Source information
Predicted 3D model of a 74-nucleotide RNA (transfer RNA) from Parcubacteria group bacterium Athens0714_12. The source organism's lineage runs through Bacteria and Bacteria candidate phyla. Model confidence (mean pLDDT): 81 of 100. Rfam family: tRNA. It is annotated as a transfer RNA.
RNA sequence: GGCGCCUUCGUCUAGUGGCCUAGGACGUCUGCUUCUCAGGCAGAAGAUCAGGGGUUCAAAUCCCCUAGGCGCUA
Numbered sequence: 001g002g003c004g005c006c007u008u009c010g011u012c013u014a015g016u017g018g019c020c021u022a023g024g025a026c027g028u029c030u031g032c033u034u035c036u037c038a039g040g041c042a043g044a045a046g047a048u049c050a051g052g053g054g055u056u057c058a059a060a061u062c063c064c065c066u067a068g069g070c071g072c073u074a
Stems, first nucleotide, its partner, number of pairs: 001073007010026004018057001028044006050066005
């Protein structure tokens, strides 16, 4: 240099065009329980889906470019 794959709450992940202003687990915060802690129970906050553009009535999802990471190859 060429080709392929990956990027979604703090972390790990679900999702493969409309039921999604994105669900779950762990973690965090608040309350209850407890003498306290841990544990348990209830609730809450937290991602405009790596960035930009395009297709479409509609995009996390399809296409293109860019960035980062991984792999194969010369």